[in-house]
């Protein structure tokens, strides 16, 4: 950080596979991306259990909490790192 080289990721949405969801992985696809590579602080997302309520009580089931799931293409940090004009 340049209408530069060599490269590289891949958003929407399809297809098949995990998963209770959220979402992840794989094929395919390109909207975009100089860190859209690594982590994760703050945010944000789902709620299998669990907790509390309601169903007269258990179960069921329905509601509300709850990260121990999970995102990083929402902003900031720390790490590492490819090219290279003017």
């Nucleotide at each position: 950080g340049a209408u530069a080289a060599c490269g590289g990721c891949a958003a929407a949405c399809c297809c098949g596979g995990c998963g209770a969801a959220a979402g992840c992985c794989g094929g395919g696809g390109a909207c975009g991306c100089a860190a859209a590579g690594c982590u994760u602080g703050a945010g944000g997302c789902u709620a299998c259990c669990g907790c509390a309520c309601g169903c007269u009580c258990c179960c069921c089931c329905g509601u509300g909490c709850c990260a121990c799931g999970c995102c990083a293409g929402u902003c900031g940090a720390g790490c590492c790192g490819c090219c290279g004009a003017a």